About this RNA:
Predicted 3D model of a 72-nucleotide RNA (transfer RNA) from Denticeps clupeoides.

[in-house]
RNA sequence: GCCAAUGUAGCGUAGCGGUAGCGCACUGAGACAAGAGUCCAGAGGUCGCCGGUUCGAACCCGGUCAUUGGCA
Repeated sequence: GCCAAUGUAGCGUAGCGGUAGCGCACUGAGACAAGAGUCCAGAGGUCGCCGGUUCGAACCCGGUCAUUGGCA
């Protein structure tokens, strides 16, 4: 230098055009308990960034950044 994959909550991840979810962690209430823990509820996201297509984009298109892998 060229090619490809990946980027979503604090962390790990699902979602392949139609309300962004799950687990852990975090916060709160009650019960049991020495404690750990279990059950319930809640908060937390401009989906890496910019632009385009569309009635509608995490998803499709272009550009760009980062990481990883391959080639040279």

Its mean pLDDT, the model's own confidence on a scale to 100, is 81. Its Rfam family is "tRNA". Rfam classes the family as a transfer RNA. The RNAcentral record of the sequence draws on Rfam.